A computed fold for a 73-nucleotide RNA from Pocillopora damicornis, annotated as transfer RNA. Lineage of the source: Eukaryota > Metazoa > Eumetazoa > Vacatina > Pocillopora. Its Rfam family is "tRNA". Rfam links the family to the GO term triplet codon-amino acid adaptor activity.
Formats: sequence, C1' cells, structure tokens
RNA sequence: GGUUUGUUAGCUCAGUAGGUAGAGCACUGCACCGGUAACGUAGGGGUCAUGGGUUCAAAUCUCGUACAGGCCU
Repeated sequence: GGUUUGUUAGCUCAGUAGGUAGAGCACUGCACCGGUAACGUAGGGGUCAUGGGUUCAAAUCUCGUACAGGCCU
C1' cells in the first nucleotide's frame, strides 16, 4: 500500500428479508434475613464509533473517515 471483518447499556454480547433497541452480569430502591451475602421483586442507564446519501421510516442499505483484528504484498 491492497483486501476483509468488527465498532450497540459500566462489562460480555444478541438484534439481516428497513418499522418507535434487548439479554446476562454489574448498579439503585424495596422485601427477606442473625447478616452490607444469596434468593425474590421493581427500576435507572444507550445521539447503536463518526460525517454524508437513499427512504414516509435506517442499528439494519450505501459512500467517506477514525479505531481494532485477520489475510496479501
């Protein structure tokens, strides 16, 4: 330099025939308890890396950029 995959909640990851974003763990309240644990229950938390384009509508399609990994030279 070329090519390819990835980037979604604090962490690990789902979410493809485009239709108002989820799980587990973690965190907070409550209940329980000998008990700052475990179990139960309720809840908070995400401009879906970033800037454009297409569309009535984009995490999802498309182009550029950034970062990370693989392969080739």